[in-house]
Molecule: c-di-AMP riboswitch aptamer (ydaO/yuaA leader)
Organism: Mangrovihabitans endophyticus
RNA sequence: ACGAGACCGCCGCCUAAUCGCCCACAGCGAGCCGGGGACCCAGGUUCCUCAGGGGUGAAUCCGCCUUCCCGGCGGUAGGGAUCGCUUCCGUCCCGAACCCGUCAGCUAACCCGGUCGGCGGCCGACGGAAGGAAGG
Numbered sequence: 001a002c003g004a005g006a007c008c009g010c011c012g013c014c015u016a017a018u019c020g021c022c023c024a025c026a027g028c029g030a031g032c033c034g035g036g037g038a039c040c041c042a043g044g045u046u047c048c049u050c051a052g053g054g055g056u057g058a059a060u061c062c063g064c065c066u067u068c069c070c071g072g073c074g075g076u077a078g079g080g081a082u083c084g085c086u087u088c089c090g091u092c093c094c095g096a097a098c099c100c101g102u103c104a105g106c107u108a109a110c111c112c113g114g115u116c117g118g119c120g121g122c123c124g125a126c127g128g129a130a131g132g133a134a135g136g
Stems, first nucleotide, its partner, number of pairs: 009122006018030004031115006041105001052103001053100004061075005078094005085131005
């Protein structure tokens, strides 16, 4: 000098997953999020075949390797970022996982829960355009 790592703090990103009170622990509340749950609406006939159904989430579906499981490669519905607002263009990514247990359409009142976890930076680069807001 360069590189890597650790701790604290700060800034930022995905996510509902933040804030306040209290605090030995445990909890409580606000905000945000999810589920159950009427009328109405939806649904609604007969036969045969196949197959349980549902939820959180962007994360579904298709083709090939391959005949199947696992796995992989390509694409795709859909989703995120692009340094602090929105939109468009361009670019870079994700496109998982889990839960309920034969049971749930919507759904006012009402009822029941969650508020985890995973990353990047503290330096260079500020991708482009339009609009808005604020300030002067």